RNA sequence: CUCCGAUAAAGGCACACCCGUCGUAAGGCGGGGCCGCAAAGCCACGGACCUACAGGAUGAGGCGGCCGGGCUGUCGAA
Numbered sequence: 001c002u003c004c005g006a007u008a009a010a011g012g013c014a015c016a017c018c019c020g021u022c023g024u025a026a027g028g029c030g031g032g033g034c035c036g037c038a039a040a041g042c043c044a045c046g047g048a049c050c051u052a053c054a055g056g057a058u059g060a061g062g063c064g065g066c067c068g069g070g071c072u073g074u075c076g077a078a
Base pairs, nucleotide, nucleotide: 004076005075012037013036017032018031019030020029021028022027035065041071042070043069045068046067047066049062050061051060
């Protein structure tokens, strides 16, 4: 340095739900909350899914805690 991930150590994040707020919506943000997470840190590139419109085609938005991929990072047992 790479791989790997432990009844280790120091920590981190925050599902559902509730309140407020933005949005037509999916959903986002803040506070509470804490199911879980070795990247549950970042990226919407591919797939899946969701929303709106829709006769069809083309196209818009969302979702990273659905999967794949890319970038970066803490610790050091087997």